[in-house]
RNA sequence: GCGCGUGUAGCUCAGUUGGUUAGAGCUCGGAGCUUAUACCUCCGCGGUCCUUGGUUCGAGUCCAAGCACGCGCA
Numbered sequence: 001g002c003g004c005g006u007g008u009a010g011c012u013c014a015g016u017u018g019g020u021u022a023g024a025g026c027u028c029g030g031a032g033c034u035u036a037u038a039c040c041u042c043c044g045c046g047g048u049c050c051u052u053g054g055u056u057c058g059a060g061u062c063c064a065a066g067c068a069c070g071c072g073c074a
Base pairs, nucleotide, nucleotide: 001073002072003071004070005069006068007067010026011025012024013023019057028044029043030042031041032040050066051065052064053063054062
């Protein structure tokens, strides 16, 4: 340099054919339980869906360019 893939919560990841409110587990905070801690149960916090632009009535999802990372080729 070329090709392919990935980018969504602090971490690991879902998100169906574009459609009503963006979710799970873990972590973290609080409460319950316990003599206390842990386990367990309940509640809560946490998001510019990588960036910019485009298509559309409507974009996490489609398109283009860019950025970062990974794999392959040279």
Transfer RNA from a Candidatus Vogelbacteria bacterium, 74 nucleotides, folded computationally.
Lineage of the source: Bacteria > Bacteria candidate phyla > Candidatus Vogeliibacteriota.
The coordinates come from a structure-prediction model, not an experiment, and the mean pLDDT is 80.
Rfam family: tRNA. Rfam links the family to the GO term triplet codon-amino acid adaptor activity.
The sequence was found in a public genome assembly.